A computed fold for an 88-nucleotide RNA, annotated as c-di-GMP-I riboswitch aptamer. Its mean pLDDT, the model's own confidence on a scale to 100, is 78.

[in-house]
RNA sequence: AUCCUUAAUUGCAAACCCGCUGAAAAGCGGCGGCGCAAAGCUAAAGGGGCUAAGGCAAAAACAUUGCUAAUGCCAGCCAGCUGCCGGG
Repeated sequence: AUCCUUAAUUGCAAACCCGCUGAAAAGCGGCGGCGCAAAGCUAAAGGGGCUAAGGCAAAAACAUUGCUAAUGCCAGCCAGCUGCCGGG
């Protein structure tokens, strides 16, 4: 340097429930602990996924439905970058 394995008096924290924000997806805080040895960072441009307020279409209006993210979101989907302890 690279690869592999393992988990503690180490770290993170899914779902449910409560509060707040949001149109939603989702985020933040509390609770909790499903899991994770990068569950650390990156959504400014690799792939993939979620949502659809706004926009567009359905002749017009209301309603409804569909499409749409370089305007929202997911890094706990893959990926990229960085990195700790112990063992081989």